Background
Predicted 3D model of an 82-nucleotide RNA (c-di-GMP-I-GGC riboswitch aptamer) from a bacterium.
RNA sequence: CACGAAAAAGGCAAACCCGUUGAAAGGCGGGGACGCAAAGUAUCGAGCCUUUCCCUCGGGAAUGGUGGUCGUGCUACCGAUG
Numbered sequence: 001c002a003c004g005a006a007a008a009a010g011g012c013a014a015a016c017c018c019g020u021u022g023a024a025a026g027g028c029g030g031g032g033a034c035g036c037a038a039a040g041u042a043u044c045g046a047g048c049c050u051u052u053c054c055c056u057c058g059g060g061a062a063u064g065g066u067g068g069u070c071g072u073g074c075u076a077c078c079g080a081u082g
Base pairs, nucleotide, nucleotide: 001082002081003079004078011036012035016031017030018029019028020027021026034068040074041073042072044071045070046069047066048065049064051062052061053060054059
C1' cells in the first nucleotide's frame, strides 16, 4: 500500500414513533435498530427526489435536497492475509 476472515476496544443508526423546522423533497433533537469496515467527510461528476418555468409532448432548464445510490477527492480504528 492492497485486502476484510475471526476477534478486541469502540463507532454509526434504516423503517417506525414523538418533538421541532421547511412550501415541498428534506433537515435537526429524542426514542428505536434494518443494517454498515469508511453508514467518516466534500454535492466535484452521474443518479434519484422536491418545487417552478419552458416545450416541438420526446424532453429541457432552473431551484433546493439526498453521502444509508454510485464514481471521485481528502481523512481514519483493528488485524487473518498478500
The coordinates come from a structure-prediction model, not an experiment, and the mean pLDDT is 87.